[in-house]
Context: one part of a larger RNA
RNA sequence: UGACGGGGGCCCGCACAAGCGGUGGAGCAUGUGGUUUAAUUCGAUGCAACGCGAAGAACCUUACCUAGCUUUGACAUCCUUGGAACCUUGCAGAAAUGUGAGGCUGCCUUCGGGAGCCAAGAGACAGGUGCUGCAUGGCUGUCGUCAGCUCGUGUCGUGAGAUGUUGGGUUAAGUCCCGCAACGAGCGCAACCCUUGUCCCUAGUUGCCAGCGAUUCGGUCGGGAACUCUAGAGAGACUGCCGGUGACAAACCGGAGGAAGGUGGGGAUGACGUCAAGUCAUCAUGGCCUUUAUGGCUAGGGCUACACACGUGCUACAAUGGUGAGUACAGAGGGUCGCCAAACUGUAAAGUGGAGCUAAUCUCAUAAAACUCAUCGUAGUCCGGAUUGGAGUCUGCAACUCGACUCCAUGAAGUCGGAAUCGCUAGUAAUCGCGGAUCAGCAUGUCGCGGUGAAUACGUUCCCGGGCCUUGUACA
Numbered sequence: 001u002g003a004c005g006g007g008g009g010c011c012c013g014c015a016c017a018a019g020c021g022g023u024g025g026a027g028c029a030u031g032u033g034g035u036u037u038a039a040u041u042c043g044a045u046g047c048a049a050c051g052c053g054a055a056g057a058a059c060c061u062u063a064c065c066u067a068g069c070u071u072u073g074a075c076a077u078c079c080u081u082g083g084a085a086c087c088u089u090g091c092a093g094a095a096a097u098g099u100g101a102g103g104c105u106g107c108c109u110u111c112g113g114g115a116g117c118c119a120a121g122a123g124a125c126a127g128g129u130g131c132u133g134c135a136u137g138g139c140u141g142u143c144g145u146c147a148g149c150u151c152g153u154g155u156c157g158u159g160a161g162a163u164g165u166u167g168g169g170u171u172a173a174g175u176c177c178c179g180c181a182a183c184g185a186g187c188g189c190a191a192c193c194c195u196u197g198u199c200c201c202u203a204g205u206u207g208c209c210a211g212c213g214a215u216u217c218g219g220u221c222g223g224g225a226a227c228u229c230u231a232g233a234g235a236g237a238c239u240g241c242c243g244g245u246g247a248c249a250a251a252c253c254g255g256a257g258g259a260a261g262g263u264g265g266g267g268a269u270g271a272c273g274u275c276a277a278g279u280c281a282u283c284a285u286g287g288c289c290u291u292u293a294u295g296g297c298u299a300g301g302g303c304u305a306c307a308c309a310c311g312u313g314c315u316a317c318a319a320u321g322g323u324g325a326g327u328a329c330a331g332a333g334g335g336u337c338g339c340c341a342a343a344c345u346g347u348a349a350a351g352u353g354g355a356g357c358u359a360a361u362c363u364c365a366u367a368a369a370a371c372u373c374a375u376c377g378u379a380g381u382c383c384g385g386a387u388u389g390g391a392g393u394c395u396g397c398a399a400c401u402c403g404a405c406u407c408c409a410u411g412a413a414g415u416c417g418g419a420a421u422c423g424c425u426a427g428u429a430a431u432c433g434c435g436g437a438u439c440a441g442c443a444u445g446u447c448g449c450g451g452u453g454a455a456u457a458c459g460u461u462c463c464c465g466g467g468c469c470u471u472g473u474a475c476a
Stems, first nucleotide, its partner, number of pairs: 001476002003473003007470007015460002019424005026315008034306002042053002064301007073125001077124002079121005086103007107114002127290002130288003136284002138279003141275001143273001148187006154163003167178003193267004198235002201232004208224002212222003238261001241255005317417001321376006333364003338357002343352003383414001388409007430452007
């Protein structure tokens, strides 16, 4: 100087407390451990691994296993020789591949040849998702969006170092004020950026419709530029104003006005560093290893196994509900190898059909919960839907291992969950549906979007984590 303390002081955080809803019990989905296996490819392992890499394993992917093949190689550069390239087709085979048959001779040219492509040969070399993340770059997680981390000069100290950065107040903040052997400065904080909340101006189609007319009653048509909206440019919030407290300060408390008030809400933004944290399987790369194989091609299988254990979720156990009928209101997105309307067929998944749309125009696309009426009457039920049988639809060479969906039948566990444990402070929790990426097909995951919409916070004694000062130490 740090680190640590079941030392002290001050302070903060859904840290506790106050509340609301969960997990832990059930079934299923998914990941992991374990076990099994020819293989169940590899990595991630307290918080910070475990719906993680994987924004989508039937083949492919694929790295694993078995079998069949291959050796200048699937890919790159160089050399020699030959041939246009290429197209069609027979046989064997699971394919890779092997072996035949036929068609065709292009472009440039200084006629020597050349470009491109194919085949054969020789070697230099290619190749490796092989090892080492404890040799590395890059990227990332975490403490933590915590308020800290440092430097120059000066001063003090023999020195390591200290001071500044401590102190008195204050703040979300090393934020600001005052004081002070310090005076300044840098990286962080804040602001500048995006979005949302109010208003004004500009613009008016594909969007809008107040007033006027028409109307097939549909902003549909004429028309309008007001309103909504769209998207550009501006205004607006600064403790600016008033009162009080305070040290005449910084600031705090209350009020006015205002759409918004003291960082208005949300996002992006992550200091010096810590964990030899993670990644050699994104990529790059040192070293090592391999080279008729640890490289390459193909088919089939596996990654989907199953006594069990754990994590994360979905669906429930019901009446604030289930079922049937009627009926209302979003936002944000996607679409030409695409989204697919009307109409018709089918109980349905879906099929037929073909209009429109490169989209504020057409379409995905009926939002659902809510509301109204009816029924069920506390039951393993008109709850719950696992499992299984049958019949189908769709995608795709192909749904056996191993896809999703539909209909009929079947109708398991489950009556609110031990110890323990998680999330959340407001348009939040809870609850309800909708969309996107990946994607031929496949979503309870993930990333977004809106609808309905709470309860509670006395307080900081305690648990956990963190910041500052101080103290002790046989620690570095």